[in-house]
Background: A computed fold for a 142-nucleotide RNA, annotated as FMN riboswitch aptamer (RFN element). The model forms 100% of the base pairs in the Rfam consensus. It matches the Rfam family "FMN riboswitch aptamer (RFN element)". Rfam links the family to the GO term FMN binding.
RNA sequence: AUAAAGCUUCGGGGCAGGGUGAAUGCGCAGCAUGAUUCCCGACCGACGGUGAUGCCUUUAGGUUAGUCCGUGAGCAGCUUAGACUGCAAGACAUGGUGAGAAUCCAUGACCGACAGUAUAGUCUGGAUGGGAGAAGUUUAUU
Numbered sequence: 001a002u003a004a005a006g007c008u009u010c011g012g013g014g015c016a017g018g019g020u021g022a023a024u025g026c027g028c029a030g031c032a033u034g035a036u037u038c039c040c041g042a043c044c045g046a047c048g049g050u051g052a053u054g055c056c057u058u059u060a061g062g063u064u065a066g067u068c069c070g071u072g073a074g075c076a077g078c079u080u081a082g083a084c085u086g087c088a089a090g091a092c093a094u095g096g097u098g099a100g101a102a103u104c105c106a107u108g109a110c111c112g113a114c115a116g117u118a119u120a121g122u123c124u125g126g127a128u129g130g131g132a133g134a135a136g137u138u139u140a141u142u
Stems, first nucleotide, its partner, number of pairs: 001141002004139007017040003023033004042122002044112002046071004054063004066110002074087004092108005114125003
């Protein structure tokens, strides 16, 4: 140094506050309980890549995207179960600067698996799981 192999560790965040009242309870004209799911509003942003900007620095690098490119998480199948196949699975505009904007600045908007339950990105559960991948280490080869 790498088209190699093994091991170890690490590897996701989030309903403040208010309204409504499905339903449930109580000898029941009423009262109480009652949604982080509905409504107003609040909050969150995995991994790799890219990176006319900004920041840092040794000037050649480092760092910088939820909605630009790609990956992972669910379900089913195949019994040489894997780096496979199929299904499911999201989102950005406007203005500014500029030679140039998908990444910068400003404003406004939008998105979020499956199962459960009062309809869930945020609760509970599969999950003390899996995981893209990150760091370290050993071996092998050169």